Molecule: c-di-GMP-I-GGC riboswitch aptamer
Organism: Desulfobacterales bacterium
RNA sequence: GUUGACAAAGCCAAACCCGUUGUGAUGCGGGGACGGAAAGUUCCGGGUCUUUUUAAGAUAGCCGGGCUGCCUAAU
Numbered sequence: 001g002u003u004g005a006c007a008a009a010g011c012c013a014a015a016c017c018c019g020u021u022g023u024g025a026u027g028c029g030g031g032g033a034c035g036g037a038a039a040g041u042u043c044c045g046g047g048u049c050u051u052u053u054u055a056a057g058a059u060a061g062c063c064g065g066g067c068u069g070c071c072u073a074a075u
Stems, first nucleotide, its partner, number of pairs: 001075002004071001011036002016031005034061001040067003044064003047059005
């Protein structure tokens, strides 16, 4: 460097439930774990979704790209 191991130390937290924000897609907090080696971050490209649709929003746990990062058997 490649890689992601029935390894180790930690990390995140789907559905669902409760509270809360918003017209909405959703966001946030608590509980909860289906999963995740970038499920950290960024709407840059595509996709999807919302609304009062010349437009403005939502989604990074839909895919790709950018930036950053823990551990690491084996090779």